[in-house]
This is a predicted structure of a 75-nucleotide RNA (transfer RNA) from Candidatus Onthovivens merdipullorum. The coordinates come from a structure-prediction model, not an experiment, and the mean pLDDT is 82. It matches the Rfam family "tRNA". Its family is annotated with triplet codon-amino acid adaptor activity in the Gene Ontology. The family's RNA type in Rfam is transfer RNA. RNAcentral holds the sequence, with entries from ENA. The organism belongs to Candidatus Onthovivens, within Bacteria.
RNA sequence: GGGCACUUAGCUCAGUGGGAGAGCGUUUCCUUCACACGGAAAAGGUCAUAAGUUCAAUCCUUAUAGUGCCCACCA
Numbered sequence: 001g002g003g004c005a006c007u008u009a010g011c012u013c014a015g016u017g018g019g020a021g022a023g024c025g026u027u028u029c030c031u032u033c034a035c036a037c038g039g040a041a042a043a044g045g046u047c048a049u050a051a052g053u054u055c056a057a058u059c060c061u062u063a064u065a066g067u068g069c070c071c072a073c074c075a
Base pairs, nucleotide, nucleotide: 001071002070003069004068005067006066007065010024011023012022013021018055026042027041028040029039030038048064049063050062051061052060
């Protein structure tokens, strides 16, 4: 320098045009003498950033940034 994949809740991930979600974790309540387990509820998101397409974008296109992998070049 070239190519490919990924970026969504604190963590691991799903979702691929119209409702933003799951598990674990956190908080509160119930249960217990107490803790754990179990049960119920809640909080937590500028969907990496910007622009474009569209009636409508987490989703499609482009650019940028970051992470990982492969290839090439120099030494």